Record summary: A computed fold for an 88-nucleotide RNA from a Steroidobacteraceae bacterium, annotated as c-di-GMP-I riboswitch aptamer. Of the family's consensus pairs, 95% are formed in the model.
């Protein structure tokens, strides 16, 4: 260097739920608080698959409803990029 990741240590992150503010049609995001399920990349990236939403648009006489991603999820999986620590 590469590889590896332990009931070792240091450092770090923070699910669900709840509260406040804010953006959004929604899904969801961002900031703060609480919480601490978990994570050896739970850092970054939509390239592939998957999932969520359905505004615009379409179907429908219309209502209900259905389809649709150019929206979203990186803590759903894979790929890519970068990186901390180091017991035996």
């Nucleotide at each position: 260097a590469g590889g590896c990741g332990u009931g070792a240590a240091g450092a770090g992150c923070a699910c669900a739920g709840c509260c406040c503010g804010u953006c959004g049609a929604a899904a969801g995001g961002c900031g703060g608080g609480u919480g601490u399920c978990g994570c050896a990349a739970a850092a970054c990236u939509u390239c592939c698959g998957g999932u969520c939403u359905a505004a615009c648009g379409g179907c429908g006489c219309g209502a209900g409803g259905c389809c649709u991603a150019c929206g979203a999820c990186a803590g759903c999986g894979g790929g890519g990029u970068u990186g901390c620590c180091g017991g035996g």

The sequence was found by an Rfam model in a public genome assembly.